[in-house]
RNA sequence: GGGCCAAUAGUAUAUCGGUAGUACGCAGCAUUCGCAUUGCUGAGGGCCGGGUUCAAUUCCCGGUUGGUCCA
Numbered sequence: 001g002g003g004c005c006a007a008u009a010g011u012a013u014a015u016c017g018g019u020a021g022u023a024c025g026c027a028g029c030a031u032u033c034g035c036a037u038u039g040c041u042g043a044g045g046g047c048c049g050g051g052u053u054c055a056a057u058u059c060c061c062g063g064u065u066g067g068u069c070c071a
Stems, first nucleotide, its partner, number of pairs: 001070007010024004018054001026042005047063005
């Protein structure tokens, strides 16, 4: 310098155009004399900019960051 892949909650990971889920973690409540465990409830997210579309996490373009391969 070039090719390819990835970016979603605090962490990990689904979702291939129509309300963004799950697990752990976090908060509250119940259970206990208390803690732990367990159960229930809740908060918390689409890397940035633009385009297509009635509608974009999803499709397209550019950028940024990371990974990998070639030189």
A computed fold for a 71-nucleotide RNA from a Minisyncoccota bacterium, annotated as transfer RNA. Model confidence (mean pLDDT): 84 of 100. Taxonomically the source falls in Minisyncoccota (Bacteria, Bacillati).